[in-house]
RNA sequence: CGGAGUGUGGUGCAACGGUAGCAUAUCUGCUUUGGGAGCAGACGAUUCGAGUUCAAAUCUCGGCACUCCGA
Numbered sequence: 001c002g003g004a005g006u007g008u009g010g011u012g013c014a015a016c017g018g019u020a021g022c023a024u025a026u027c028u029g030c031u032u033u034g035g036g037a038g039c040a041g042a043c044g045a046u047u048c049g050a051g052u053u054c055a056a057a058u059c060u061c062g063g064c065a066c067u068c069c070g071a
Base pairs, nucleotide, nucleotide: 001070002069003068004067005066006065007064010024011023012022013021018054026042027041028040029039030038047063048062049061050060051059
């Protein structure tokens, strides 16, 4: 320098263009003499900008970060 891939709660991952979910973690309550385990509930996220569309995490373009391949 060229090409490809990835970017989503604290963490690890899902999500035909139509309500952003799961596990775990955190917090609260129940249970226990207490702790742990278990049960119920709550909290919390789409890397950034522009475009297409009635509607974008998803499609298009550009930027940023990381990874891989080539030179």